[in-house]
Molecule: transfer RNA
Organism: Dermatophagoides pteronyssinus
RNA sequence: GCCUCUGUGGCCUAAUGGAUAAGGCAUCGGUCUCCUAAACCGGGGAUUGCGGGUUCGAGUCCCGCCAGAGGCC
Numbered sequence: 001g002c003c004u005c006u007g008u009g010g011c012c013u014a015a016u017g018g019a020u021a022a023g024g025c026a027u028c029g030g031u032c033u034c035c036u037a038a039a040c041c042g043g044g045g046a047u048u049g050c051g052g053g054u055u056c057g058a059g060u061c062c063c064g065c066c067a068g069a070g071g072c073c
Stems, first nucleotide, its partner, number of pairs: 001072007010025004018056001027043005049065005
């Protein structure tokens, strides 16, 4: 330099182009307990890597860039 794959809350993963992006862990609050843990109930946290494009509608499709992984030279 070229090719392929990946990028979604703090972490791990979902979501057929279609209504408010879902779940687990973690975290915070509560119930319980002498206290803690466990268990149960509830809350907050995402401009879906960045910038454009297509579309009535994009996490998803297209283009460029960035980052990571793998391969070729």